[in-house]
Context: one part of a larger RNA
Molecule: small-subunit ribosomal RNA, central domain
Organism: uncultured bacterium
RNA sequence: UUGGGCGUAAAGGGCAUGUAGGCGGUUAUGUAAGCCUGGCGUGAAAAGGUAGGGCUCAACCCUACUAGUGCGUUGGGAACUGUGUAACUAGAGUCAUGGAGGGGGAGUUGGAAUUCCAGGUGUAGGGGUGAAAUCUGUAGAUAUCUGGAAGAACACCGGUGGCGAAGGCGAGCUCCUGGCCAUGGACUGACGCUGAGGCGCGAAAGCGUGGGGAGCGAACAGGAUUAGAUACCCUGGUAGUCCACGCCGUAAACGAUGUACACUAGGUGUCGGCGCACAAGCGCCGGUGCCGAAGCAAACGCGAUAAGUGUACCACCUGGGGAGUAUGCCGGCAACGGUGAAACUC
Numbered sequence: 001u002u003g004g005g006c007g008u009a010a011a012g013g014g015c016a017u018g019u020a021g022g023c024g025g026u027u028a029u030g031u032a033a034g035c036c037u038g039g040c041g042u043g044a045a046a047a048g049g050u051a052g053g054g055c056u057c058a059a060c061c062c063u064a065c066u067a068g069u070g071c072g073u074u075g076g077g078a079a080c081u082g083u084g085u086a087a088c089u090a091g092a093g094u095c096a097u098g099g100a101g102g103g104g105g106a107g108u109u110g111g112a113a114u115u116c117c118a119g120g121u122g123u124a125g126g127g128g129u130g131a132a133a134u135c136u137g138u139a140g141a142u143a144u145c146u147g148g149a150a151g152a153a154c155a156c157c158g159g160u161g162g163c164g165a166a167g168g169c170g171a172g173c174u175c176c177u178g179g180c181c182a183u184g185g186a187c188u189g190a191c192g193c194u195g196a197g198g199c200g201c202g203a204a205a206g207c208g209u210g211g212g213g214a215g216c217g218a219a220c221a222g223g224a225u226u227a228g229a230u231a232c233c234c235u236g237g238u239a240g241u242c243c244a245c246g247c248c249g250u251a252a253a254c255g256a257u258g259u260a261c262a263c264u265a266g267g268u269g270u271c272g273g274c275g276c277a278c279a280a281g282c283g284c285c286g287g288u289g290c291c292g293a294a295g296c297a298a299a300c301g302c303g304a305u306a307a308g309u310g311u312a313c314c315a316c317c318u319g320g321g322g323a324g325u326a327u328g329c330c331g332g333c334a335a336c337g338g339u340g341a342a343a344c345u346c
Stems, first nucleotide, its partner, number of pairs: 003318003007300002012314001014201002017198001021194003025088007033081002035077008048066007091191001092188004096183004103177007110154001114150008125136002162169002206247006215241002220236004258313006266291011295302002319346003328339004
C1' cells in the first nucleotide's frame, strides 16, 4: 500500500488459450445513471471561524452570524462516459489467387559409422597415457577382406538462414494436420485489446508398467596421480539415454526485457513475397542481424525487433541474513512441487 519501480541493482508469471473483470473506432439521434448547475429539506448541541459582549486582562463564559467536502428530494443542461436506436469502414475477421518453411502427428525406406557374430588372409603384439598400469592377445588378438545381426544418431548442404506461443524442431518419401506471408477485389460490420481464477502445452533429470539396449554412461569396481584423491586421467560398467502408454511440472524455461496498439532521422547485410526494369538496380510489405539521429539510461548500453514518446490490461518488487526454511493447506505413486512466515540478527 500512497508513491516509485521491474535488461544487469529487489522485481516480467516458462508459454499459450480463455471466464469474470478492466479498457475500447467513426457519424446521427434519444435518454439522463455518472457529470455540471439552481431551489427545498437535512447536516443535534457543544467544539471551529468572524463580529460583539461579561469576569480588572487572559484562559474561561455569553450572544449573533457563518462554515459544515456530504446525503435526500425536486427543477434545468447535454460536451464527455454509460445506455437505447439507426448507420459507417480506417480496427478485427471471412472469401479468392499465389508462396516459403528442421511447425506437429503417423507410416515407410536409405546410406555412412560403431559394436557384436561367422568365415578368409596373416603374426605378435594391441590398447591406453604426461608417463604408465589395470585390460586384451599364440585357445591367434590388433590390422585387412567377405557375409550377417542390432540399436541409436542423421556428416556434407548448414547460414548472426528457416519454422513454432514457449519448451523446441534437421536423412529421404507418402498420408493426415496447425499457423504464417504477399497480392487484389468482394463480403461481415467494432465482432476488438488485456486477462484474476480455470483449462491446456511445457527441456533435461526423475517415477510407474511393458518392450529395447549398439554406442555413451551417473552409481559401482579396478588401474594411475597424490601427503591424501571418496576427484580430474585410464580400463571396465549398472540405472539411464531409445520406443509405447501414464505421471512429474521444474530450469541461467534468458532477449535475465509481459501482451496489444499508435507515433518518433537514417545507413548497411540477409530470408520470404510483390511491383517497376532487358539488365545492373530501385521501391513496397512481412521476418531476421549489425551500426547509428532524437530521446532514454547510474553506467553498461537501448535506439521503428526501444530499454524513446504515449494508451489499455495483467504479473511482480519494497534492506541483507534467517529462507524459498518452518507451519498449515493443495497437488504428486514417490522424488518433490505450489502457496509461504516469524523469532532472532546485521